RNA sequence: GGAGUUAGCCAGGUAAUCGCUGCUUAAAGCAGAGGAAAGUCCGGGCUCCACAGGGCAGGGUGCCAGGUAACGCCUGGGAGGCGCGAGCCUACGGCUAGUGCAACAGAAAGAAUACCGCCUGCGAAAGCAGGUAAGGGUGAAAUGGUGUGGUAAGAGCGCACCGCAUUACUGGUAACAGUGGUGGCAAGGUAAACCCCACCCGGAGCAAGACCAAAUAGGGAUCCAGAUGCUGCUGCCCGCAGUUGGGUUCGGGUAGGUCGCUAUAGGUGCUUGGUGACAAGUAUCACAGAUGAAUGAUUACCCUCGACAGAACCCGGCUUAUUGCUAACUCCCAGU
RNA sequence: GGGGCAUUAGCUCAGCUGGAUAGAGCAGCCGCCUUCUAAGCGGCAGGUCAGUCGUUCGAAUCGACUAUGCCCUA
Numbered sequence: 001g002g003a004g005u006u007a008g009c010c011a012g013g014u015a016a017u018c019g020c021u022g023c024u025u026a027a028a029g030c031a032g033a034g035g036a037a038a039g040u041c042c043g044g045g046c047u048c049c050a051c052a053g054g055g056c057a058g059g060g061u062g063c064c065a066g067g068u069a070a071c072g073c074c075u076g077g078g079a080g081g082c083g084c085g086a087g088c089c090u091a092c093g094g095c096u097a098g099u100g101c102a103a104c105a106g107a108a109a110g111a112a113u114a115c116c117g118c119c120u121g122c123g124a125a126a127g128c129a130g131g132u133a134a135g136g137g138u139g140a141a142a143u144g145g146u147g148u149g150g151u152a153a154g155a156g157c158g159c160a161c162c163g164c165a166u167u168a169c170u171g172g173u174a175a176c177a178g179u180g181g182u183g184g185c186a187a188g189g190u191a192a193a194c195c196c197c198a199c200c201c202g203g204a205g206c207a208a209g210a211c212c213a214a215a216u217a218g219g220g221a222u223c224c225a226g227a228u229g230c231u232g233c234u235g236c237c238c239g240c241a242g243u244u245g246g247g248u249u250c251g252g253g254u255a256g257g258u259c260g261c262u263a264u265a266g267g268u269g270c271u272u273g274g275u276g277a278c279a280a281g282u283a284u285c286a287c288a289g290a291u292g293a294a295u296g297a298u299u300a301c302c303c304u305c306g307a308c309a310g311a312a313c314c315c316g317g318c319u320u321a322u323u324g325c326u327a328a329c330u331c332c333c334a335g336u
Numbered sequence: 337g338g339g340g341c342a343u344u345a346g347c348u349c350a351g352c353u354g355g356a357u358a359g360a361g362c363a364g365c366c367g368c369c370u371u372c373u374a375a376g377c378g379g380c381a382g383g384u385c386a387g388u389c390g391u392u393c394g395a396a397u398c399g400a401c402u403a404u405g406c407c408c409u410a
Base pairs, nucleotide, nucleotide: 001332002331003330004329005328006327007326008325009324012302013301014300015299016298017297018296020032021031022030023029034308038319039318041317042316043315044314045313046205047204048203049202053238054237055236056235058201059200060199061198062197063077064076065075066074067073078092079090080089081088082087093196094195098194099193100190101189115136116135117132118131119130120129121128122127144162145161146160147159148158149157164183165182166181167180168179169178170177171176209259210258211257212256219250220249221248222247223246224245229243230242231241232240264286266285267284268283269282270281271280272279273278337409338408339407340406341405342404343403346362347361348360349359355393364380365379366378367377368376386402387401388400389399390398
């Protein structure tokens, strides 16, 4: 100097004038969009539906241990894989519980198979019979791999190592790792295939819901049942509660106001504990509550020259969009 | 704010339960027929299956994320 990896911070600033919303002592004054407010992918708080009860169906997650209100999130570790490396990725339980799928090619695609080839016998030859799965071919995948002995030719047929299964010990909370013994030397792949196993899950949602005021027609028609009934809770069943109800449709009135609506699983500083996520203690702060939808305009100066982009009940995550700055680490090149 | 559905040829749509050349009709071009045109018959071309990544031997089809469009909701 170049190329990368990881983490963090900001999101134009200052001053003045006018303007908008909330609070207030209604004068003055104070406060006033985000790191993603976005997507609506998850988890909850809160409200209502019985007193959310039980089961089935249905759905979600999937190595181990922790964190958290909880999670499909985060942290640390293990295994597998990618990268020269700093680092990164994983949808990571089970195929010997069962059922499927693997086109074409190939002899044969699951305990399935002999096309070429090799060996033996017969034969003048073509060829016939038997053995074989080490070599070749096809394919994404072909009876564990390498070497060696043996054999008519071969084959875990024997042996050594690797691999696999099982078992004992050691380390670790565990996933797992290491060492040793024994062994059949092996019935493959696929579960983001159906499925099995373990754990988890009521439903609907602030336009939820509560209150006040006003007005109209406590209206009409039709259907189903009739306490062994009907209604209620995603679907079904049981249980439970209520009860003369429920469904469909026509027509009329209102669509106004208040609450919910922001002090919270809250932010920040310090100390302690922990590898870390985080927890505890202590001090301090109050940081939007609109509802036809609030922060805009002008002037002056500075500067890293400003991207993506506006809360609508609230919070914890994930994902996506994006300007600029900072720090640490890795590799390459050149020079001293 | 909440919920649901869709994207395949120039246009309208099949294929979605994973098999190797992805289809049909209309439109377009060429040829035949006809005095000529239309109609009719025959043939041809036209496709990163909205995009990216992943699973699998293999993806239009299965999964995740993103983009665009439509519908419902006191």